[in-house]
RNA sequence: GCCAAGAUGGGUGAUGGAGUCCACCCUCAACCGCUCCUCCCUGAGCUGAUGACUCCUGCCCUCCC
Numbered sequence: 001g002c003c004a005a006g007a008u009g010g011g012u013g014a015u016g017g018a019g020u021c022c023a024c025c026c027u028c029a030a031c032c033g034c035u036c037c038u039c040c041c042u043g044a045g046c047u048g049a050u051g052a053c054u055c056c057u058g059c060c061c062u063c064c065c
Stems, first nucleotide, its partner, number of pairs: 009026005016056006033046004
C1' cells in the first nucleotide's frame, strides 16, 4: 500500500414524538407519494402521521353518556 473479515459512528426510509426490528446510504449518497389532463405554463383528483410492529399526540368517521 492492497484485499478480506470484524467492531464502531452518523444519516435516511412522502406530515409529529418514542421503543423494538428491518432496509438503504457514507455526503456529487440514501431520501424527497400516486393518478389524470396539458407542447409548455398549468389544472383536477387520491391514500397515509409507521419502512414494519406497538404506544403517545394530532386529524377523519361511527356509537354511547
A computed fold for a 65-nucleotide RNA from a Thermoplasmata archaeon, annotated as Fluoride riboswitch aptamer (crcB RNA motif). The coordinates come from a structure-prediction model, not an experiment, and the mean pLDDT is 77. Lineage of the source: Archaea > Methanobacteriati > Thermoplasmatota > Thermoplasmata.